The RNA shown here (Bacterial large signal recognition particle RNA) has 264 nucleotides and comes from a soil metagenome. Its Rfam family is "Bacterial large signal recognition particle RNA". From the family's description: The signal recognition particle (SRP) is a universally conserved ribonucleoprotein involved in the co-translational targeting of proteins to membranes. Rfam links the family to the GO terms signal recognition particle, plasma membrane targeting and SRP-dependent cotranslational protein targeting to membrane, signal sequence recognition. Rfam classes the family as a non-coding RNA gene. The sequence is in RNAcentral, with records from MGnify. The model forms 91% of the base pairs in the Rfam consensus.
RNA sequence: GUGAUAGGCGGGGCGCUAGGGGUGCCCUGAACCCGAAAUCCUCUCCAUGCGGGGCUGAAUUCCCCGCCCGAGGGUCCACGUGGCGCCGGUCGACGGUGGACACGGGACGUUGACGGUCGGGUCCUGCGCGGCGGAACACCACGAACCGGGUCAGAUCCGGAAGGAAGCAGCUCUAAGUGGACCGUUCCGGGUGACGCAGGGCGGCCUGACCUGAGUCCACGCCCACCAAUCUCCGACAUCACAAGGUCUCGACGGCGGGGGCAC
Numbered sequence: 001g002u003g004a005u006a007g008g009c010g011g012g013g014c015g016c017u018a019g020g021g022g023u024g025c026c027c028u029g030a031a032c033c034c035g036a037a038a039u040c041c042u043c044u045c046c047a048u049g050c051g052g053g054g055c056u057g058a059a060u061u062c063c064c065c066g067c068c069c070g071a072g073g074g075u076c077c078a079c080g081u082g083g084c085g086c087c088g089g090u091c092g093a094c095g096g097u098g099g100a101c102a103c104g105g106g107a108c109g110u111u112g113a114c115g116g117u118c119g120g121g122u123c124c125u126g127c128g129c130g131g132c133g134g135a136a137c138a139c140c141a142c143g144a145a146c147c148g149g150g151u152c153a154g155a156u157c158c159g160g161a162a163g164g165a166a167g168c169a170g171c172u173c174u175a176a177g178u179g180g181a182c183c184g185u186u187c188c189g190g191g192u193g194a195c196g197c198a199g200g201g202c203g204g205c206c207u208g209a210c211c212u213g214a215g216u217c218c219a220c221g222c223c224c225a226c227c228a229a230u231c232u233c234c235g236a237c238a239u240c241a242c243a244a245g246g247u248c249u250c251g252a253c254g255g256c257g258g259g260g261g262c263a264c
Base pairs, nucleotide, nucleotide: 001264002263003262007056008055009054010028011027012026013025014024018044019043020042021041022040032053033052034051035050062259063258065257066256067255068254072250073249074248076246077245080242081241082240083239085237087235088234089233092231093230095227096226097225098224099223103221104220105218106217107216108215115211116210117209118208119207120206121205122204123200124199125198126197127196128195129193130192132189133188134187135186136185137184139180140179141178142177148173149172150171151170156165157164158163
C1' cells in the first nucleotide's frame, strides 16, 4: 500500500415482565433504510431484541475499566399554599317546631286591671201567646135533557059534566161537585219568635250592682331545647396546580487515563 474480518451505524431512566431486550412515556444527542409488535413481539442469565437490505471498518470513528462533571429519572423521610369533589361535625348566620319568662316591645287599665259576692242573659224542657203554612167547617156564586124537589102553560089520559091524574119545555130550589174570598171557628205542622210564665243548668262567655285597689293580655325581640344542613367554620379523605428540603440510588452527554488485530 491492497484485500478481507471482528466491531460500529446511539445511549440512559421509568413502565411492562419471573427475568433480559424491543415497541410505549421521558431525558440526552450529529445519531443508516424498510416491515411487524399491548389481552404485544423476540429471547432465557454469554438472555442486552426479530426479519430483509445498505454503508463504514483497525481508528479523531472500535472496546474497556477507574476517576471527575452531570441533564434527567426512581426509593424513603419530612412538608406548605390554593382550587375542586366527597364524608362527618357544626358554638355561628338563615329557616322550622315546642317551651319558659316579664328583661326589651306593643295593647288595655285609677274614666278602675286581676280577683270576690249577688243577679240577669246566652243553653235545655214544658206550657201559653204571636206569626207562617195546610186542611175542614162556616160564607158567596155557579151547579141535574129523562133517571132530584116545587110550580107546572100547551099537549095527553079518565069522566056526560063538575072535576081529577101523570107530567115535557120554561121558571125556581138544591145534592154530588166546581170556583171565589180570605174576615171568622176548629184541628194539624215547623230550619217559626228582639214575646210571656214555670222548672233545670250554672262549666265557659257577655253583662248589671257592690267590695277591693294595680295589674292583665300578646308571644314580636331576648332566653332554652330540638330538627334541618343552604351558607360560614372545623376535621378526615381523594385529586389537580404551584412551591419545595434531605437521604440512598441509576445515570445520558462531556473530560482525563488505558486497550486493540489477520492475509499478501